[in-house]
């Protein structure tokens, strides 16, 4: 120089006029000073909590979620480091990665035969009937181990090295998945659980319009069940247990459309120090950085900049995940060609 | 703020993990003097990426877009 993997960061800057939202101080005819005012995804709602209520939450069915092993955390299905299996020539990626000797089910075509094996061509004894037999044939994703030599009527793990698997035992590292290495065993019973299901671990319900407080306004009527033989109710499909419990459920009909708590200081965030391979943890300084209820960020103008600048905008509130997304910055690593 | 459901051809709709199927519709041809109907033969498709299997429309995992239903 080319081509490639991996990680992290920025999301126009600055000045000036104007407009708007929220808290504070002053002013008291509505203004005026300071000061703060979106995002890396506020986004899809996929998971995980916090918060509030409802028996601080109970037992069993049923459902649902997860699925190597160590760790991190509030908590997870997220993150981190390892193992193991896949992909590349590397850097590096990708894995819903237990369990088919509990039981069910599926395996098209083709092929002899697709799973408690069996036997179409062949091969071998036999006159033929019938037996042996599984080497060689081909078919398939996938066929009851390979090669070799011994052996046989012919053949076969029938026997024998060696080699793949599988099981058990050892012995060695490892916290453990798990790895190496020995020696035995019968020769050696697919495969698919992202088919059903089995095992193991976790999971109550509901959602800020939860929930509370104050305020204003109304008309009442019918039909059914009930009042300790007890309706209904507790925000769970169903048994059980508990607790509330005098009214409850349908229909029709009236009346409201207010105002404040909750609302923003929190598993908060910068720097710095330690420990840890990391995720993360601890501790110290300083900090306060949106809080609306019809919803507040926007416009002009000037100066830089290679580019007028993507994707898109909080509504109770954090950790994650996955989407979208112009442009470019830093870092670290891998191939492959020149030159020196 | 919670649920649930579709997505296959130009429309409507099938299809058990095993060659993707019918109806209209379009085309080209035969019939007809012509045009309809009518026979006969033909294009076109599993939303979108990954994964699991020998093999996915189908199963899983993400995502896109539409409908609906309670508050």
């Nucleotide at each position: 120089c080319g081509g490639g993997c991996c990680g992290g960061c920025c999301a126009g800057a600055c000045c000036a006029u104007c407009g708007c939202g929220g808290c504070a101080g002053c002013a008291u005819c509505g203004g005026c000073u300071g000061u703060c005012g979106a995002g890396g995804a506020a986004a899809g709602u996929c998971c995980g909590g916090g918060c509030u209520c409802c028996a601080u939450a109970g037992g069993g069915c049923a459902g649902g979620a997860u699925g190597g092993u160590g760790g991190g955390u509030a908590a997870c299905g997220c993150c981190c480091a390892c193992u193991c299996g896949g992909g590349g020539a590397a850097a590096c990626c990708c894995g819903c990665a237990g369990g088919c000797c509990a039981g069910u089910g599926c395996c098209a075509c083709a092929g002899a035969a697709a799973a408690c094996a069996g036997a179409c061509c062949g091969c071998c004894c036999g006159c033929a009937a019938g037996g042996g037999u599984a080497a060689g044939g081909g078919u398939g994703a996938a066929a009851c181990g390979g090669u070799g030599g011994g052996g046989u009527a012919a053949g076969a793990g029938c026997c024998c090295a060696c080699c793949a698997g599988c099981g058990c035992c050892g012995c060695a590292g490892g916290u453990g998945a798990c790895u190496g290495c020995g020696g035995c065993g019968g020769c050696u019973c697919g495969g698919c659980a992202a088919a059903c299901c089995c095992c193991a671990u976790c999971c109550g319900g509901a959602g800020c319009a939860a929930g509370g407080u104050c305020g204003a306004g109304c008309a009442g009527a019918g039909c059914a069940c009930g009042u300790u033989c007890g309706a209904g109710g507790g925000c769970u499909g169903c048994c059980c247990g508990c607790c509330c419990g005098a009214g409850u459920g349908c229909u029709c009909g009236g009346g409201u459309u207010g105002a404040c708590c909750g609302c923003u200081u929190g598993a908060g965030g910068u720097c710095c120090g330690c420990g840890g391979c990391a995720a993360c943890g601890c501790g110290g300084c300083a900090c306060c950085c949106a809080g609306a209820u019809g919803g507040a960020u926007g416009a002009u103008g000037g100066u830089c900049c290679a580019a007028c600048g993507a994707c898109a905008g909080a509504a109770c509130c954090c950790g994650g995940c996955u989407u979208a997304u112009c442009g470019g910055c830093c870092g670290g690593c891998c191939c492959g060609c020149c030159c020196c | 703020g919670g649920g649930g459901g579709u997505g296959u051809a130009g429309c409507u709709u099938a299809a058990u993990g095993g060659u993707a199927a019918a109806g209209c519709a379009c085309c080209a041809g035969c019939c007809u003097u012509c045009c309809a109907a009518g026979c006969u033969g033909g294009c076109u498709a599993c939303g979108c990426g990954g994964g699991u299997u020998c093999g996915a429309u189908u199963c899983c995992c993400g995502u896109c877009a539409c409908c609906c239903c309670c508050u």
Two RNAs folded together computationally: RNase P RNA and transfer RNA, 411 nucleotides in total.
The coordinates come from a structure-prediction model, not an experiment, and the mean pLDDT is 77.